[in-house]
RNA sequence: GAUAGAGGUCGCGUUCUUUAUCAGUAUCCCGCCGGAUGUGUCAGGCGCAGGCGAUGACGGGAGAAAGGAAAGGAUGCCGAAGAGGCAGAGUUCCUGAACCUUUGCCUUUGGGCAUGCCGGCGAAAGCGGUAUGACUGUCAUCGUAUGAUGGAGAGCUAUC
Numbered sequence: 001g002a003u004a005g006a007g008g009u010c011g012c013g014u015u016c017u018u019u020a021u022c023a024g025u026a027u028c029c030c031g032c033c034g035g036a037u038g039u040g041u042c043a044g045g046c047g048c049a050g051g052c053g054a055u056g057a058c059g060g061g062a063g064a065a066a067g068g069a070a071a072g073g074a075u076g077c078c079g080a081a082g083a084g085g086c087a088g089a090g091u092u093c094c095u096g097a098a099c100c101u102u103u104g105c106c107u108u109u110g111g112g113c114a115u116g117c118c119g120g121c122g123a124a125a126g127c128g129g130u131a132u133g134a135c136u137g138u139c140a141u142c143g144u145a146u147g148a149u150g151g152a153g154a155g156c157u158a159u160c
Stems, first nucleotide, its partner, number of pairs: 001160005008078001011077009027062005033056001037049004041097005081109010110136002113133007121126001138151005
């Protein structure tokens, strides 16, 4: 240098199906009150709806979905993957910003779990980051060989 492997019983990601939640919510229709705004993520522009009655309140009827979650299946894998920053592209009625998707580079995290804190999204559960804790795999050192301490995946093991 090349090839092939291991960590775990919730290893990582993608995708499909089902289920619950989302929610009796958004939205639509009718009645009534009321009387001028509402709206396309935000700003500007340009639009759309509106005295043939806007927003809104009350009553009645109909009534979702996406994202996220759980279970199961399939599949690609072991920097699997995640996060942060920079640059580019796409996404929208136009411009800019934001959200979302994606490509490249740099930095960072061994892995999952619990708890606390922070943050954006979210209805919530959760998600991400971070700190602590024990657990776990790996290598090194020491050892009373039962264990202890420490390191990081650009690592570790095997073969050539």
Predicted 3D model of a 160-nucleotide RNA (Lysine riboswitch aptamer) from a chicken gut metagenome. Its mean pLDDT, the model's own confidence on a scale to 100, is 79. The model forms 96% of the base pairs in the Rfam consensus. The sequence is in RNAcentral, with records from MGnify.